[in-house]
RNA sequence: UGCACGGUGGCCAAGAGGAAAGGCACGCGGCUGUUAACCGCGCUACCGGGGGUUCGAAUCCCUCCCGUGCAG
Numbered sequence: 001u002g003c004a005c006g007g008u009g010g011c012c013a014a015g016a017g018g019a020a021a022g023g024c025a026c027g028c029g030g031c032u033g034u035u036a037a038c039c040g041c042g043c044u045a046c047c048g049g050g051g052g053u054u055c056g057a058a059u060c061c062c063u064c065c066c067g068u069g070c071a072g
Base pairs, nucleotide, nucleotide: 001071002070003069004068005067006066007065010024011023012022018055026042027041028040029039030038048064049063050062051061052060
């Protein structure tokens, strides 16, 4: 430098135009002699930045930034 993947809550990770699942963690409660486990409820995502397309963009296009791999 080129190419291919990837960047979504505190962490992991789905979603591929009609607008964000799930798990872990965390908070409250139940259960238990207590803790853990288990159960219920709750909280947390302007989707890496900026433009564009569209009635509508996490999703499509352009351009940057970052990470990983491959090639030189």